RNAcentral holds the sequence, with entries from ENA.
Transfer RNA from a Candidatus Latescibacterota bacterium, 75 nucleotides, folded computationally.
Taxonomically the source falls in Candidatus Latescibacterota (Bacteria, Pseudomonadati).
RNA sequence: CGGGGCGUAGCGCAGACCGGUUAGCGCGCGGCGUUCGGGACGCUGAGGUCGAGAGUUCAAAUCUCUCCGCCCCGA
Numbered sequence: 001c002g003g004g005g006c007g008u009a010g011c012g013c014a015g016a017c018c019g020g021u022u023a024g025c026g027c028g029c030g031g032c033g034u035u036c037g038g039g040a041c042g043c044u045g046a047g048g049u050c051g052a053g054a055g056u057u058c059a060a061a062u063c064u065c066u067c068c069g070c071c072c073c074g075a
Base pairs, nucleotide, nucleotide: 001074002073003072004071005070006069007068010027011026012025013024020058029045030044031043032042033041051067052066053065054064055063
C1' cells in the first nucleotide's frame, strides 16, 4: 500500500441478508423469597442513545459515504 472480517448492556453473543411492534438472550450485578447462614433454585429490577460523524428516507442497529480501533491474508 491492496483485500477481507469484526465493533450492539460489565463480559460473551443474536438481530443487519429483506429498513417499520418497546433492541433481545446467556453469564454477571441489585432487591425479595427460600435457608440457622451460604450456595443452588424461584420471582423481580437496573444497566444500551447499537465504534464516531454525515447522507438517503415518513422512519436507520439495518441502506450509502467518510473516519477510528482490533484481527487475518497478500505485497